[in-house]
Context: one part of a larger RNA
RNA sequence: CGUUGGAAGAUUGAGGGGCGCGGACCCUAGUACGAGAGGACCGGGUCGGAUUGCCCGCUCGUGUACCGGCUGUGGUGCCAACUGCAGCGCCGGGUAGCGAGGGCAAGCGCAGAUAACCGCUGAAUGCAUCUAAGUGGGAAGCUGCCCCCAAGAUGAAUCUUCCCUGGAGCCUCGAGCUCCCUGAAGGGCCGGGAGAGACCAUCCCGUCAAGAGGUCGCACGUGGACGCCGCGCAAGCGGUUUCGAGCGAAGCGAUCCUCAUCGCCCGUGAGG
Numbered sequence: 001c002g003u004u005g006g007a008a009g010a011u012u013g014a015g016g017g018g019c020g021c022g023g024a025c026c027c028u029a030g031u032a033c034g035a036g037a038g039g040a041c042c043g044g045g046u047c048g049g050a051u052u053g054c055c056c057g058c059u060c061g062u063g064u065a066c067c068g069g070c071u072g073u074g075g076u077g078c079c080a081a082c083u084g085c086a087g088c089g090c091c092g093g094g095u096a097g098c099g100a101g102g103g104c105a106a107g108c109g110c111a112g113a114u115a116a117c118c119g120c121u122g123a124a125u126g127c128a129u130c131u132a133a134g135u136g137g138g139a140a141g142c143u144g145c146c147c148c149c150a151a152g153a154u155g156a157a158u159c160u161u162c163c164c165u166g167g168a169g170c171c172u173c174g175a176g177c178u179c180c181c182u183g184a185a186g187g188g189c190c191g192g193g194a195g196a197g198a199c200c201a202u203c204c205c206g207u208c209a210a211g212a213g214g215u216c217g218c219a220c221g222u223g224g225a226c227g228c229c230g231c232g233c234a235a236g237c238g239g240u241u242u243c244g245a246g247c248g249a250a251g252c253g254a255u256c257c258u259c260a261u262c263g264c265c266c267g268u269g270a271g272g
Base pairs, nucleotide, nucleotide: 001152005163006162007161008160009159010158011157015149016148017147018146021049023047024046025045026044027043033038051106052105053104054103055102059100060099061098062097066093067092068091069090070089071086072085073084074083075082076081109145110144111143112142117137118136119135120134164271166180167179168178169177170176171174181269186266187265188264189263190206191205192204193203194202211259212258213257214255215254216253217252218251220248221247222246227240228239229238230237231236
C1' cells in the first nucleotide's frame, strides 16, 4: 500500500515446511529346514545408541552485581575496623538466568494409490498368455492421519463484538472544490518495564495503579559479623551466636515511599 467504511479479537486451511534412523536381546523355537554342524521366515515383547524438540524439580557447569578465607602494598591520624590496587589479586562456596554430560517427549501404527515383481479370469491366435476388456496382491518410496508456518491464498476467505446517523457555498455538475462544525471505536507518541529484544518489533503497566525501584517478609546462599567480656607472654581461643550470627543478586510475595505526571497526534461524519 492492497484486501472497497473504520476498528478490536477469534478462526478456517489452499499451500509450504518438519519428522522419516538403524541396533542388540527375549519369546515364538533349539521349532521349520538340515546327516550333522548349524539354524530361520512370519509375528510379539524388552532394552539401549545416535538425532531432533522442549525444560531446569534432580545431578553437574557457569555465575567479574552474593557470602566467606588469605597475602603484599597504599589510604581513612593511630589501635581496631573498613577500603583502593595487585588477572575477579589469589582461594573456598554459590541464588536467578543460561547451559548439558541432567530431565521429558518424538520416530510408531493405520489407510489409500502405486513401482519392479507375483497373480486370477481371458481373447486376439479353438492351445498358450498377468492384459488387449475386466480384476487381486505388492516398497524405508508417493498421498493422508502426527508437529510447525500459513488469507499478499491479489482466488486477498470466515466468525464475534465495537464505532461514526452535521451544515453552508461555488462551478467545469464530478466518487468535484472551498469553508464552518464535529474528531467516534481504536491506534500511536510519551513515560515505567520484561515472559521480549542488535535497532525495530512483541508483550505487560501508567494513579480507577503493585509495572519497575526502594522498604519489609519469605525462600535460598554464605557460614558465625562488628562490638564487648573472659583466657593466653603472644599468635590466638572461647562466650555473646551452631536451636544458625551478620551480610546478601537477578527468585516468591506484601506495601503507593519514588517514578509511571499533565498531555499531544492520527483516525471521521453510515460507506462508494
Molecule: large-subunit ribosomal RNA, domain VI
Organism: Gemmatimonadaceae bacterium